[in-house]
RNA sequence: CACGACAAGGGCAAACCAGCUGAAAGGCUGGGACGCAAAGCCACGGGUCCUUCGGGAUCGCCGGGCUACCGAAA
Numbered sequence: 001c002a003c004g005a006c007a008a009g010g011g012c013a014a015a016c017c018a019g020c021u022g023a024a025a026g027g028c029u030g031g032g033a034c035g036c037a038a039a040g041c042c043a044c045g046g047g048u049c050c051u052u053c054g055g056g057a058u059c060g061c062c063g064g065g066c067u068a069c070c071g072a073a074a
């Protein structure tokens, strides 16, 4: 560099519920855990969703870029 274990210590948090927010998709906070080795960050390409057709949302849909904890085997 690459890889990812019945490893160690940690991390994130789907559905659902409550509150706030938005026209909507959705977002934020708290509770809650289905999962995640980048489920950290970036809407760059594709996809999907919404739309008042201007645009917006989603990185937990895939690809790409940047960064990063730990460490066996091959």
Stems, first nucleotide, its partner, number of pairs: 003071002011036002016031006034060001040066003044063003047058004
A computed fold for a 74-nucleotide RNA from a Planctomycetota bacterium, annotated as c-di-GMP-I-GGC riboswitch aptamer. The source organism's lineage runs through Bacteria, Pseudomonadati and Planctomycetota. Model confidence (mean pLDDT): 89 of 100.